The RNA shown here (small-subunit ribosomal RNA) has 1462 nucleotides and comes from an uncultured bacterium. Its mean pLDDT, the model's own confidence on a scale to 100, is 85. It matches the Rfam family "Bacterial small subunit ribosomal RNA". The RNAcentral record of the sequence draws on ENA, Greengenes and SILVA.
RNA sequence: AGAGUUUGAUCCUGGCUCAGGAUGAACGCUGGCGGCGUGCCUAACACAUGCAAGUCGAACGAACCUUCGGGUUAGUGGCAGACGGGUGAGUAACGCAUAGGUAAUUUACCUUUAAGUCUGGGAUAACCCUUCGAAAGGAUGGCUAAUACCGGAUAUUCUCUUUUUAUCAUAAGGUUUAAAGAGGAAAGAUUUAUCGCUUAAAGAUAAGCCUAUGUCUGAUUAGUUUGUUGGUGGGGUAAUGGCCUACCAAGACUACGAUCAGUAGUUGGUCUGAGAGGAUGAUCAACCACACUGGGACUGAGACACGGCCCAGACUCCUACGGGAGGCAGCAGUGAGGAAUAUUGCGCAAUGGGCGAAAGCCUGACGCAGCAACGCCGCGUGAGCGAUGAAGCCUUUCGGGGUGUAAAGCUCUGUCAAGAGGAAUGAUUAUGACAGUACCUCUAAAGGAAGUCACGGCUAAUUACGUGCCAGCAGCCGCGGUAAUACGUAAGUGGCAAGCGUUAUCCGGAUUUAUUGGGCAUAAAGAGCAUGUAGGUUGUAAUUUAAGUCAGGUGUUAAAAGCUACUGCUUAACAGUAGUUCGCACUUGAAACUGAGUUACUAGAGGUCAGUAGAGGAAAGCGGAAUUCACAAAGUAGCGGUGAAAUGCGUAGAUAUUGUGAGGAACACCAGUGGCGAAGGCGGCUUUCUGGACUGAAUCUGACACUAAAAUGCGAAAGCGUGGGGAGCGAACGGGAUUAGAUACCCCGGUAGUCCACGCCGUAAACUUUGUUCACUAAGUGUAGGAGGUAUCGACCCCUUCUGUGCUACAGAUAAUUCGUUAAGUGAACCGCCUGGGGAGUACGACCGCAAGGUUAAAACUCAAAGGAAUUGACGGGGGCCCGCACAAGCAGUGGAGCAUGUGGUUUAAUUCGAUGAUACGCGAAGAACCUUACCAGGGUUUGACAUCCGCAGAAUCUUUUAGAGAUAAGAGAGUGCCUUCGGGAACUGCGUGACAGGUGGUGCAUGGCUGUCGUCAGCUCGUGUCGUGAGAUGUUGGGUUAAGUCCCGCAACGAGCGCAACCCCUAUCCUGUGUUGCCAGCACGUAAUGGUGGGAACUCACGGGAGACUGCCUGUAAAAAGCAGGAGGAAGGUGGGGAUGACGUCAAGUCAUCAUGCCCCUUACGCCCUGGGCUACACACAUGCUACAAUGGUCGGUACAAAGGGUAGCUAAACCGCGAGGUCAUGCCAAUCUCAAAAAACCGACGUAAGUUCGGAUUGUAGUCUGCAACUCGACUACAUGAAGCCGGAAUUGCUAGUAAAUGUAGAUCAGAACGCUACAUUGAAUACGUUCCCGGGCCUUGUACACACCGCCCGUCACACCAUGAGAGUCGGAGACACCCGAAGCCAGUGUGCUAACCCUUGGGAAGCAGCUGUCGAAGGUGGAAUCGGCGAUUGGGGUGAAGUCGUAACAAGGUAACC
Repeated sequence: AGAGUUUGAUCCUGGCUCAGGAUGAACGCUGGCGGCGUGCCUAACACAUGCAAGUCGAACGAACCUUCGGGUUAGUGGCAGACGGGUGAGUAACGCAUAGGUAAUUUACCUUUAAGUCUGGGAUAACCCUUCGAAAGGAUGGCUAAUACCGGAUAUUCUCUUUUUAUCAUAAGGUUUAAAGAGGAAAGAUUUAUCGCUUAAAGAUAAGCCUAUGUCUGAUUAGUUUGUUGGUGGGGUAAUGGCCUACCAAGACUACGAUCAGUAGUUGGUCUGAGAGGAUGAUCAACCACACUGGGACUGAGACACGGCCCAGACUCCUACGGGAGGCAGCAGUGAGGAAUAUUGCGCAAUGGGCGAAAGCCUGACGCAGCAACGCCGCGUGAGCGAUGAAGCCUUUCGGGGUGUAAAGCUCUGUCAAGAGGAAUGAUUAUGACAGUACCUCUAAAGGAAGUCACGGCUAAUUACGUGCCAGCAGCCGCGGUAAUACGUAAGUGGCAAGCGUUAUCCGGAUUUAUUGGGCAUAAAGAGCAUGUAGGUUGUAAUUUAAGUCAGGUGUUAAAAGCUACUGCUUAACAGUAGUUCGCACUUGAAACUGAGUUACUAGAGGUCAGUAGAGGAAAGCGGAAUUCACAAAGUAGCGGUGAAAUGCGUAGAUAUUGUGAGGAACACCAGUGGCGAAGGCGGCUUUCUGGACUGAAUCUGACACUAAAAUGCGAAAGCGUGGGGAGCGAACGGGAUUAGAUACCCCGGUAGUCCACGCCGUAAACUUUGUUCACUAAGUGUAGGAGGUAUCGACCCCUUCUGUGCUACAGAUAAUUCGUUAAGUGAACCGCCUGGGGAGUACGACCGCAAGGUUAAAACUCAAAGGAAUUGACGGGGGCCCGCACAAGCAGUGGAGCAUGUGGUUUAAUUCGAUGAUACGCGAAGAACCUUACCAGGGUUUGACAUCCGCAGAAUCUUUUAGAGAUAAGAGAGUGCCUUCGGGAACUGCGUGACAGGUGGUGCAUGGCUGUCGUCAGCUCGUGUCGUGAGAUGUUGGGUUAAGUCCCGCAACGAGCGCAACCCCUAUCCUGUGUUGCCAGCACGUAAUGGUGGGAACUCACGGGAGACUGCCUGUAAAAAGCAGGAGGAAGGUGGGGAUGACGUCAAGUCAUCAUGCCCCUUACGCCCUGGGCUACACACAUGCUACAAUGGUCGGUACAAAGGGUAGCUAAACCGCGAGGUCAUGCCAAUCUCAAAAAACCGACGUAAGUUCGGAUUGUAGUCUGCAACUCGACUACAUGAAGCCGGAAUUGCUAGUAAAUGUAGAUCAGAACGCUACAUUGAAUACGUUCCCGGGCCUUGUACACACCGCCCGUCACACCAUGAGAGUCGGAGACACCCGAAGCCAGUGUGCUAACCCUUGGGAAGCAGCUGUCGAAGGUGGAAUCGGCGAUUGGGGUGAAGUCGUAACAAGGUAACC
């Protein structure tokens, strides 16, 4: 310090997630030792048992014991139980913190100082007697003491009252001086020295009260308050005060957030962070509050009292049922709750506390120990050497590699633990729980001591097996559907280590609430606009002040903690000592800036005057064009409307035409990124009233300014209310069309509404998606309204300047697009708003509204994205340009018939498998009777039909018999080889053993190779440079041109590669060489005839080698280009014609059944062999062909003309036989020699005439031929006979642009046989192309996009189903608080005092005083009531969210097929 995640990729915005640190933690696995800490976060839930506060006999009487010294004790009395210890329920408060005040106060014990301690009195507990009660506990009578209680005296620097002196300054008073009057003390004990007691003053300590400032969230809590705010009198308190009371006044708090609601003990600190901050408030320390719940007082210096009292309530316990007892939020401990938190330990030795004169007693405070890896810190589990790199395990390409110097082994050491012995500090002279502990010494021995998590990326670390979208993992992205580095296991590796992971929570990263330190055109975000209150901010100069500000000083900032330094435990953690600190207050100064006061100024702002432009606003009036309607005229059959129609109107006279009239609404042209207005908005003309702006010259006021919560006003359209008006248009509605449907788009009608007046509503994509104001920062060019200047006779032009409104552009800004003096630049002031998407601008509440609805405005839940800009593609029922038998123009077809072949389907024991839009379907298959063959049935076989290795035997091989469907099985006979170093070896055969063979079994979605298609389309890329943050762009775009990214020109590009073209082959012309098997012009011979023969080398032809064509030439055109058009010449002319040749890539295209191959599967079978069957089935559907339907023809007869191929297991001549298929015999040829071989259409002639025929030939019968072991299933052909459908083919659809289509035949591959298929070949040989609007496909440029699996895309809503959270809901249950009333405990206070009473007085009667009792105010709990509020449940219901494959449509994204949106 960052990283992952939105995309095909990019930049940005933005959320989610991770890496770090921390914890009073818990859970999982594991666990050796020690030190120091820490340990109920939940039920302030309930508690058994023990302990946690006593002490003093030197205050007192008494009892008991006694060693006679004394001791023990209940009671009276004193002091202490207000400390110490626990907890955090309540409390949003003077509770806490910081700084102050107390002139408004108290303070036991302690310290200091001063003075005093005199004199009397009456009781009472204990105890004794009697007595009640179960108990707890009482009652009557009698005796007695005190440092218990009471009277009197004395007394001040005490208190009060009235005067009085000085001084201070918070002036209602404090301190101080003097005087008078009144009032008020005491206690003794023990012993010779103290301890007590009383009064007063001071200190110290501890408290009380008051003030300023700070101290969580909510405005969907906006008003609250009646002792309330203040005053006077009185009361009360230690003391101020409405603290209380009577009266008087009507105040007090609040937008700087009162009141109400929720939550919470506060702080020092702790955790985190660079800091600012954020979170937190365990242990330790300070303060507060509480002590079963609520109320109350008593005692006391101090309490409204945790281990005291009284009352009420809930709960528990005892009971003799009458009545009593209790309070662990003290230490242990128990139950309960919970994920979860310890011993019913030892000791007062230390420190501290209470009492005591002291010894001492008490002390669950405290000191220690126990339990717990809960945390921090330290140590150990050994060290060195050790390769044959052992074994085992894992892996492997089978060679090896890893674990790994790791182990074993050898040599050492002794920390910890164990055993034995010694032994502290803590204490001063005594006392040690810890503890025989820390520590020290010795002994033996590597022995007793390592786990856990991870290993796809983030993030260090990988392989094998298992599993097969299953099981599972997961913090985020995401893994898993048969080769998972992501699941599980193993091995290995990495991290940390007595721990390691997980979970939870906090901070960080997150600049993701932004003070430091963010934003708002398009990502979330500028209010629709203005006026304006509070608030915030504010021009120039001088002067005063000193609030802010700055500087110095003082006080405080508890201790601990933190930081720095040093020191002590062996080190560290831990501990000790020293130093240091924000802030606040007081005080002294400074005066620049801000504030405050005063005085001036004119540059901001405003006023006066003179002009100017304008759809600025309101009201009244007027005008013409047009639509509609009414009337009249004239006129006849249609009009209207649409893509096409229909509804509609019209013979009762429409439409079209003319005239007149009525009525309403809107104002053509001018008209303009022109004008005006704050915005909404404003458009005929005239008048009246009225707001603002601009310009100019002087002058006046003198900061009067800017912004703007709250508030107020204005505010399109639609809508609402009342009353008018209503021509046109026109939601709803009706009808007609369209459509699968059409509640739409289109058409015919048409009501609200649109218009006016008045009143509501208050919202819009109210948009410049850009708040208002001010200042500054290059230019250029339009336009609107002014002013000035120059020039001129004047105007125009030109120049300068102000205000508005546009465009281009520099700097700068921006994520980019873009903005750019009209800023989104650079700054200032103020306001509004934003903080992931959805849920949702929704619910609830409140306010506004007649309603519709508006404003304000959440949460649960859910997702890991949503989004902006730009890029490359792809796509569009977007655009432009261009091409192609793509259309058009033609020719011939297919689709109808019969047959052939293939496919689907069906059938079957099997009908083997694959191919399936184009790019499957006469395809793999260039040829299924057996074989092929992979399928089925049956019969066999198991190292195998085939390969390698081993052992034994045998040469190999040939002939043959029997059984069987055959495979096979059992025999018989013949045969005895080759090489040799004589051991044997090689080939082959049989048997045996196991390694292995074998598989047309699976996966073409694991692959190689090959292939199809886009497409023979013109494209696809790279290097360097440049541009861009980047993806990328440029080049490759543009202007021309081409078949072409072909070429030219231009250009931030310059070059290059794969493609195009060319090079290659065939063909068209010529030349040349050669001349057999080919040729034959001339010469010669010969034949019935033939290059048959001699010969020839001319021609054809064959095979080689060359030439030729390049827009080379001319004209025109184009840009003096590329090129194009025409022409000449030429056999051929603009790539001459054809072929081969297929860029980067696309379709997970096809093929595991050509072959190869990973993995999986079978192994007496999914292998191999054999026989027979099947692949040939047949209601049907499709595809590709053949033959036809006839006269451009058919049949018969005759007569011509090719090319290219094949041939020895072959082609076969001639001759003969057969109607024929063919047969017989036989010849030539391994081929320019022989042969297949006849070319056929064509041509000549004959027959017949429009018909199911002399067309057509299917089907069937009979008889044959050939091939082949074998033609039944299931071949081809022949002859005779038979003679089906079919008379040119619906919707639709195919091929072809010239030697092409069409027609005609020929040959070949495969092949024993079996083409209508396929592949080649020649013969005859057309028609048409105006052209690119349309269909299909493609290329380039551009545009839009919410697509990128890329339109076969994406995606919306209802309905149905499941689940989840939530709103409403008749109601119902509960909580907390307030209010009114009733009742009214304890208790203080007040009154009374019939009853009772020791102290004092007394006249002895009583009095004073007190107590009980009674009464009253207040008063907790309780009861009743009506409101308000929060929460739970709730039949039903509303929408919302989520959910691989449901239904209906297709709303959006492209012009999304009616542009979208508000």